A computed fold for a 103-nucleotide RNA from Tropicibacter sp. Alg240-R139, annotated as TPP riboswitch aptamer (THI element). The model forms 96% of the base pairs in the Rfam consensus. Its Rfam family is "TPP riboswitch aptamer (THI element)". From the family's description: Vitamin B(1) in its active form thiamin pyrophosphate (TPP) is an essential coenzyme that is synthesised by coupling of pyrimidine and thiazole moieties in bacteria. Its mean pLDDT, the model's own confidence on a scale to 100, is 76.

RNA sequence: CGCCAACCGUUGGGGUGCCGUUUUCCGGCUGAGAGGUGUCUGACAUCAACCCAUCGAACCUGAUCCGGGCAAUUCCGGCGUAGGAAACGGUCUUAGUCACAGG
Numbered sequence: 001c002g003c004c005a006a007c008c009g010u011u012g013g014g015g016u017g018c019c020g021u022u023u024u025c026c027g028g029c030u031g032a033g034a035g036g037u038g039u040c041u042g043a044c045a046u047c048a049a050c051c052c053a054u055c056g057a058a059c060c061u062g063a064u065c066c067g068g069g070c071a072a073u074u075c076c077g078g079c080g081u082a083g084g085a086a087a088c089g090g091u092c093u094u095a096g097u098c099a100c101a102g103g
Stems, first nucleotide, its partner, number of pairs: 001096001006091005011053004017029004035047005059084003065078004
């Protein structure tokens, strides 16, 4: 002088399913997360929590996918060394690097 990691700040990206049962309400399943509000053409907007930000499986496409399970569902696995996908700064630090002196 100084990675990575970790932490902090701000910014950004993302999903919100299945069923009881049918609108609400309530409840069950898995999960980090399946929430609130508004409009009215159930699609969009906004806010919150949660997760993720290139060392990127957060998340999307493939997918009305394949296999296994379940009351049912990305519930589990495959697909997946597939294709896409959103960042900057600071703190601390020791890996490491350089210079000088001595042996």

The sequence was found by an Rfam model in a public genome assembly.